[in-house]
RNA sequence: GGGCGUAUAGCUCAAUGGUAGAGCAACGCUCUUAUAAGGCGUCGGUUCCAGGUUCGAAUCCUGGUACGCCCA
Numbered sequence: 001g002g003g004c005g006u007a008u009a010g011c012u013c014a015a016u017g018g019u020a021g022a023g024c025a026a027c028g029c030u031c032u033u034a035u036a037a038g039g040c041g042u043c044g045g046u047u048c049c050a051g052g053u054u055c056g057a058a059u060c061c062u063g064g065u066a067c068g069c070c071c072a
Stems, first nucleotide, its partner, number of pairs: 001071007010024004018055001026042005048064005
């Protein structure tokens, strides 16, 4: 320098162009003599950035950033 892939909650990951979710973590309640485990609930998101397409974008298109892999 060229090609490919990834970027979404604190962490690991989902999500046919049509209400952004799960598990773990955190917090509260319950259970227990107590702790853990279990049960119920709550909290937590500018979906990497900037544009474009569309009635509507995490999703499609363009450019960029970071990281990883391959080639030179």
RNAcentral holds the sequence, with entries from ENA. This is a predicted structure of a 72-nucleotide RNA (transfer RNA) from a bacterium. The coordinates come from a structure-prediction model, not an experiment, and the mean pLDDT is 82.